RNA sequence: GUGGCUAUGGUGUAAUGGCAGCACGACACGCUGUGGCCGUGUUGGAGGCAGUUCGAAUCUGCUUAGCCACC
Numbered sequence: 001g002u003g004g005c006u007a008u009g010g011u012g013u014a015a016u017g018g019c020a021g022c023a024c025g026a027c028a029c030g031c032u033g034u035g036g037c038c039g040u041g042u043u044g045g046a047g048g049c050a051g052u053u054c055g056a057a058u059c060u061g062c063u064u065a066g067c068c069a070c071c
Stems, first nucleotide, its partner, number of pairs: 001070007010024004018054001025043006047063005
């Protein structure tokens, strides 16, 4: 340099172009002599910029980062 793959809360992982879920975590409360377990509630997310579409995590282009192959 060329081609391919991946990118979703703090972590891991889903979702036919149609409300972004789940688990763990964190926080608060309850429970307890204290802690843990357990219960209830809360918290917080699409790498970036454009395009297509009534509607994009999803499709397209460029780009960023990582990985793989070739050179």

A computed fold for a 71-nucleotide RNA from a Minisyncoccota bacterium, annotated as transfer RNA. Rfam family: tRNA. The family's RNA type in Rfam is transfer RNA.